RNA sequence: AAUAGAGGAGCAUCUGUCGAUGAGUAGGUUGUGUGAGGCGCCGGGCCGGUGACCACAGCUCAAAGGCGGCGAUGCCGAAGGGGACGCGUUUUCCGGUGAGCCGUCUGCCUGGCCUUGCGGUGAAAAACCGUACGGUUGCCAUCAGCCUAUGAUGGAGCGCUAUU
Numbered sequence: 001a002a003u004a005g006a007g008g009a010g011c012a013u014c015u016g017u018c019g020a021u022g023a024g025u026a027g028g029u030u031g032u033g034u035g036a037g038g039c040g041c042c043g044g045g046c047c048g049g050u051g052a053c054c055a056c057a058g059c060u061c062a063a064a065g066g067c068g069g070c071g072a073u074g075c076c077g078a079a080g081g082g083g084a085c086g087c088g089u090u091u092u093c094c095g096g097u098g099a100g101c102c103g104u105c106u107g108c109c110u111g112g113c114c115u116u117g118c119g120g121u122g123a124a125a126a127a128c129c130g131u132a133c134g135g136u137u138g139c140c141a142u143c144a145g146c147c148u149a150u151g152a153u154g155g156a157g158c159g160c161u162a163u164u
Base pairs, nucleotide, nucleotide: 001164002163003162004161005160008076010075011074012073013072014071016070017069018068019067027060028059029058030057031056032055033054037047038046039045040097041096042095043094044093079110080109081108082106083105084104085103086102088101089100090099091098111137112136113135114134116132117131118130119129120128121127139155140154141153142152143151144150
């Protein structure tokens, strides 16, 4: 340097499929009340006393992301995060901005998993992301050991094992 592997409730993906949640919510519509603003923010523009916004009541009533089961696929820096870029996409009719999503690059950070606390995204007591303590597990090094089992300390995937 090449090839092949290992860690375990391992990682990720699918316009896959079924289901729950989302939610009797948003929206629509009718009535009543109120009475001047409303469209995330700014500017334009549009709507609005022929009643906006808001509140209550009746009728009607979704969807997406996320989640679980099943199936399939790709794998073991699997993958996730941070940063940069795009002038991509959604959010109102336009522009800007905020936020979310997507794509590309970047050996900057993290071995894997779990409880809890805090923060973020989210409808959410779910899940995900970050972080801190703790627990657990695999790998390597050193020391100890009844040199068996095992224990202690430390380290990080640019690692470890096997073969050539």